[in-house]
Context: one part of a larger RNA
Molecule: small-subunit ribosomal RNA, 5' domain
Organism: uncultured bacterium
RNA sequence: GACGAACGCUGGCGGCGUGCUUAACACAUGCAAGUCACGGGGGGUAGCAAUACCAACCGGCGAACGGGUGCGUAACACGUGAGCAACCUGCCUUUGUGUGGGGGAUAGCCGGCCCAACGGCCGGGUAAUACCGCAUACGAUUCUCGAGGGGAGUCCCUUGGGAAGGAAACCUCCGGGGCGCAAAGAGGGGCUCGCGGCCUAUCAGCUAGUUGGCGGGGUAACGGCCCACCAAGGCGACGACGGGUAGCUGGUCUGAGAGGAUGGCCAGUCACAUUGGGACUGAGAGACGGCCCAGACUCCUACGGGAGGCAGCAGUGGGGAAUCUUGCGCAAUGGCCGAAAGGCUGACGCAGCGACGCCGCGUGUGGGAGGACGCCCUUCGGGGUGUAAACCACUGUUGCCCGGGACGAACAGCUUCUUUCGAGGAGCCUGACGGUACCGGGUGAGGAAGCACCGGCUAACUCCGUGCCAGCAGCCGCGGUAAUACGGAGGGUGCGAGCGUUGUCC
Numbered sequence: 001g002a003c004g005a006a007c008g009c010u011g012g013c014g015g016c017g018u019g020c021u022u023a024a025c026a027c028a029u030g031c032a033a034g035u036c037a038c039g040g041g042g043g044g045u046a047g048c049a050a051u052a053c054c055a056a057c058c059g060g061c062g063a064a065c066g067g068g069u070g071c072g073u074a075a076c077a078c079g080u081g082a083g084c085a086a087c088c089u090g091c092c093u094u095u096g097u098g099u100g101g102g103g104g105a106u107a108g109c110c111g112g113c114c115c116a117a118c119g120g121c122c123g124g125g126u127a128a129u130a131c132c133g134c135a136u137a138c139g140a141u142u143c144u145c146g147a148g149g150g151g152a153g154u155c156c157c158u159u160g161g162g163a164a165g166g167a168a169a170c171c172u173c174c175g176g177g178g179c180g181c182a183a184a185g186a187g188g189g190g191c192u193c194g195c196g197g198c199c200u201a202u203c204a205g206c207u208a209g210u211u212g213g214c215g216g217g218g219u220a221a222c223g224g225c226c227c228a229c230c231a232a233g234g235c236g237a238c239g240a241c242g243g244g245u246a247g248c249u250g251g252u253c254u255g256a257g258a259g260g261a262u263g264g265c266c267a268g269u270c271a272c273a274u275u276g277g278g279a280c281u282g283a284g285a286g287a288c289g290g291c292c293c294a295g296a297c298u299c300c301u302a303c304g305g306g307a308g309g310c311a312g313c314a315g316u317g318g319g320g321a322a323u324c325u326u327g328c329g330c331a332a333u334g335g336c337c338g339a340a341a342g343g344c345u346g347a348c349g350c351a352g353c354g355a356c357g358c359c360g361c362g363u364g365u366g367g368g369a370g371g372a373c374g375c376c377c378u379u380c381g382g383g384g385u386g387u388a389a390a391c392c393a394c395u396g397u398u399g400c401c402c403g404g405g406a407c408g409a410a411c412a413g414c415u416u417c418u419u420u421c422g423a424g425g426a427g428c429c430u431g432a433c434g435g436u437a438c439c440g441g442g443u444g445a446g447g448a449a450g451c452a453c454c455g456g457c458u459a460a461c462u463c464c465g466u467g468c469c470a471g472c473a474g475c476c477g478c479g480g481u482a483a484u485a486c487g488g489a490g491g492g493u494g495c496g497a498g499c500g501u502u503g504u505c506c
Stems, first nucleotide, its partner, number of pairs: 001505003005502005012361006018354002020319001025317003029314003034061003039058002043054004068272003078196007087189003092185008100134001102132002109124006141164010170177002198244003205235003210232004215227003247269004251262004274295005297308004325351001327350003333347001334345004364394004374385004398447001399443006408433001413428006450495005455476003461490005471478002
């Protein structure tokens, strides 16, 4: 000097930040991921009906994002720079092309039954943008026969012929919205490599899928990733292997720098989601608020069996020196769904609590005596506190009261005008924060100062008490009868809504 700090004394206000560093301990309660009725049939409510509304089910998209934590990990995990002639990619953009014709089911529903609960069974019957064949195939895939060009070895690009096999979904208010195939792009991801960043040799040898090859399996893809066979290799004092510790980075702190220390908030990335294992769905997960199995734990039970997972936001217990509200709102930004209106969003925007930090402001301003009282010291003459107070004249930050009162808002939508029909202009509507900030007026010095230190280092000295006692102390050291070092007082010094102490780093 710095801090995510804590402790002691003290404490007026505001802005911006920040707040479980310990038990990745256990969790009551509420909320945190839904949406689409313009895919489908049925049900319900209102209505004479047209129609409007509700929402279970099938179906689509999303739920792989966003949010949390730092357990594990010394590793291509991260950073940086390259590579993929070894790869994938929903939604979005561009281009080309297609959307023909059939079939069988199943939820919901109806009827019946079992069950404490969770839930389940049987029969009947129904729809689709759900599911399955068929037709067609520019190009793509596989096989095969060629031509040209290129490279970096397996090859890559352009192009011609033949064969095989593979698509789709419709809705509509007729404006439009979708669906299939192929190519390209953008963004996202996967894989490989060079280099870089901890301690330990009181760890010196390590290794059997081990190292390589041939063949195969598997994957989006290369690869001992996996398997059969063959060979005997591979790594290591330039520190292998083992042990310990640890998420990594941009950065942060310190320092003239070199360096040292560190990785909280914010941003990128990785890993994890009660412990361990497994796959499913999907463009994408080996999936925090999905599924299955096992373990521990908790809860319900009619004892047969079931339910659960806050390292999401609040909140509780516990641990601890120590860390907050079971708040408001989707108005803004962003995300998901939807044609839209809109819905959802503890992301986010705000508010609350804590001097935890940084910054700013105030607690008055001017005048006022050779100088009151009190207190302290005294050589008893006086000196100090001290212009300090009183008193006089002002000011009005802040506080309190009254009045006005935002920016953040532009969209979407509606009305209207223009239009190249893509769109553009104008008006109206929409604010959690918030009657807040801010502005004006009133009131009235009124409500607002402490903490540490004063032997030297180090700025600031006297008196009393105590008597190696009680105590102080960062180091040197003080205290045994005049202690500037202990305790109190007066005075002083330093900082100031803070001041000290402790801890840690430079």